Annotation:
Predicted 3D model of a 353-nucleotide part of an RNA (large-subunit ribosomal RNA, domain IV) from a freshwater metagenome.
Context: one part of a larger RNA
RNA sequence: UACAGGUUAAGGAACUCAGCAAAAUAACACCGUAACUUCGGAAGAAGGUGUGCCCAAAGUAAGUGACUCCUAACAAGAGAAGCUGAAAUGGGUUGCAGUUAGCAGGGGGUAGCGACUGUUUACUAAAAACACAGGGCUCUGCAAAGUCGCAAGACGACGUAUAGGGUCUGACGCCUGCCCGGUGCUGGAAGGUUAAAAGGAGAGGUCAACCGUUAGGUGAAGCCUUGAAUUGAAGCCCCAGUAAACGGCGGCCGUAACUAUAACGGUCCUAAGGUAGCGAAAUUCCUUGUCGGGUAAGUUCCGACCUGCACGAAUGGCGUAACGACUUCCCCACUGUCUCAACCUGUAGCUCG
Numbered sequence: 001u002a003c004a005g006g007u008u009a010a011g012g013a014a015c016u017c018a019g020c021a022a023a024a025u026a027a028c029a030c031c032g033u034a035a036c037u038u039c040g041g042a043a044g045a046a047g048g049u050g051u052g053c054c055c056a057a058a059g060u061a062a063g064u065g066a067c068u069c070c071u072a073a074c075a076a077g078a079g080a081a082g083c084u085g086a087a088a089u090g091g092g093u094u095g096c097a098g099u100u101a102g103c104a105g106g107g108g109g110u111a112g113c114g115a116c117u118g119u120u121u122a123c124u125a126a127a128a129a130c131a132c133a134g135g136g137c138u139c140u141g142c143a144a145a146g147u148c149g150c151a152a153g154a155c156g157a158c159g160u161a162u163a164g165g166g167u168c169u170g171a172c173g174c175c176u177g178c179c180c181g182g183u184g185c186u187g188g189a190a191g192g193u194u195a196a197a198a199g200g201a202g203a204g205g206u207c208a209a210c211c212g213u214u215a216g217g218u219g220a221a222g223c224c225u226u227g228a229a230u231u232g233a234a235g236c237c238c239c240a241g242u243a244a245a246c247g248g249c250g251g252c253c254g255u256a257a258c259u260a261u262a263a264c265g266g267u268c269c270u271a272a273g274g275u276a277g278c279g280a281a282a283u284u285c286c287u288u289g290u291c292g293g294g295u296a297a298g299u300u301c302c303g304a305c306c307u308g309c310a311c312g313a314a315u316g317g318c319g320u321a322a323c324g325a326c327u328u329c330c331c332c333a334c335u336g337u338c339u340c341a342a343c344c345u346g347u348a349g350c351u352c353g
């Protein structure tokens, strides 16, 4: 010096991102126990008192119980030797100290998030993430939908809509507003568009033959190539419905007898212009917003305000008892975390071997 321990004057979180670590609490019995609450809890809330040994209580209460009586017998009932064996309470005694060592909750308040028990990144994350019971939407009538497989086949299910699949939300309480213009889904079928296919107008090539008889030209049938009109499903266009489907939910100007503000009016745009509730929030840039509380002093915290850069209703909104190795702030207790360091023990380091 490093590691693992022990003790410490006075102070007691001044340390630090943070009481991290350490200390403190601790058993049993009794007393006593708040807000809030889903009436179960919260709760071991909190906060107190006692604890050794001896005598009495007392071989008592209690436990166990051979066996006896009753009965024809069993059961039930009544009794009972033996064995085990407290406590309250009263008195005495004793040490600095009696759950004498060891083992054995620190507690309270506030707020956020998640209801809860549970699950997770085997080897840096245990959480507010996942799951969950509960809620909704949607598909599926059984050879079900869906999934795996080329197929046979299998799962679903030896189930049958109180069932099964998908998806979102996430106990419970109060609720869940407006928009169907876009995208998606469902339904509709009049019209428009349209593939393969059908169809074959027309055009071209070849060629018997013919004309000219030099070159060349015309060209029936057949064969080959091409091919217009017309007919032609779903889909798309179109018409409706649907938001616990994907999603979306405005601007400007003026106005009240102080001022300020605008219940009110005007105008433009939109599919509709954000309702209830909440709000500087796990969301607020400006921002350490402003006011209040707590501190001597508080960028954090709590309560309000609303000017919401850029909350908002199952991508759920707002509350919520209980719960949490979650996160924030405060208080009590406690301490070498610190002021500020000291001493001691063990092991390693160093020297010799």
Stems, first nucleotide, its partner, number of pairs: 001348008010339002014337001019334001027051005036041001038171001052093005062084003067079003094098001106332004111327002113324002118130002134169007146155003172319004177249003182246002184242005191237003197231002202226005209218003250268005277311001278308001289305005
Its Rfam family is "Bacterial large subunit ribosomal RNA". Its mean pLDDT, the model's own confidence on a scale to 100, is 88.